[in-house]
RNA sequence: CUCGAAAACGGCAAACCGGUCGCAAGGCCGGGACGCAAAACUACAGGGUCCGGAUUCGUUCGAAUCAAGGACAGCCAGUUGCCGAAG
Numbered sequence: 001c002u003c004g005a006a007a008a009c010g011g012c013a014a015a016c017c018g019g020u021c022g023c024a025a026g027g028c029c030g031g032g033a034c035g036c037a038a039a040a041c042u043a044c045a046g047g048g049u050c051c052g053g054a055u056u057c058g059u060u061c062g063a064a065u066c067a068a069g070g071a072c073a074g075c076c077a078g079u080u081g082c083c084g085a086a087g
């Protein structure tokens, strides 16, 4: 440097439940572990997904368009970094 041993000192914590904030997506706290070798950080101008708004159409709960409002880093990506079998 590469790589991630079905390794792991030390970590994180999905669903779900309780509380709380939010129109919502979803956030935070506690419980809880499906998983994770970056499940750490980055959402402004990399892509993607989701929510809401306005307008139009329309089969009345859907579609299209617009603006650039919001959310997700446990979707890909970028940045930084712990450990140490093997090469």
Base pairs, nucleotide, nucleotide: 001087002086003084004083011036012035016031017030018029019028020027021026034074040079041078042077046076047075048072049071050070051069053066054065055064056063057062
Molecule: c-di-GMP-I-GGC riboswitch aptamer
Organism: Planctomycetaceae bacterium